[in-house]
Annotation: The RNA shown here (c-di-GMP-I-GGC riboswitch aptamer) has 87 nucleotides and comes from Neobacillus soli NBRC 102451. The organism belongs to Neobacillus soli, within Bacteria. Its mean pLDDT, the model's own confidence on a scale to 100, is 87.
RNA sequence: UCCGAUAAAGGCAAACCUGGAGAAAUCCAGGGACGCAAAGCUAUAGGGGCUAAAAUCAAUCAUGAUUACGCCAGCCAGUUGCCGAAG
Numbered sequence: 001u002c003c004g005a006u007a008a009a010g011g012c013a014a015a016c017c018u019g020g021a022g023a024a025a026u027c028c029a030g031g032g033a034c035g036c037a038a039a040g041c042u043a044u045a046g047g048g049g050c051u052a053a054a055a056u057c058a059a060u061c062a063u064g065a066u067u068a069c070g071c072c073a074g075c076c077a078g079u080u081g082c083c084g085a086a087g
Stems, first nucleotide, its partner, number of pairs: 002087001003084002011036002016031006034074001040079003046076002048072003054067005
């Protein structure tokens, strides 16, 4: 350095519930643990995914389609980093 123990010390917290913000995706706080060795950080210029208020277009006037400037880091990626058995 790669790597990742039934190691030690700690950390985070899915679903769901309650309250709040938002058009939504989603986020915040509390509870709660499915999991996680980066489940730390990065979303103005790596890919991918979600949403569509507004805008544009269409319309049978019910609505539909497209688009991120809105989101997701617990999808991949990039980057920094705790611990140290075996190999």
Of the family's consensus pairs, 90% are formed in the model.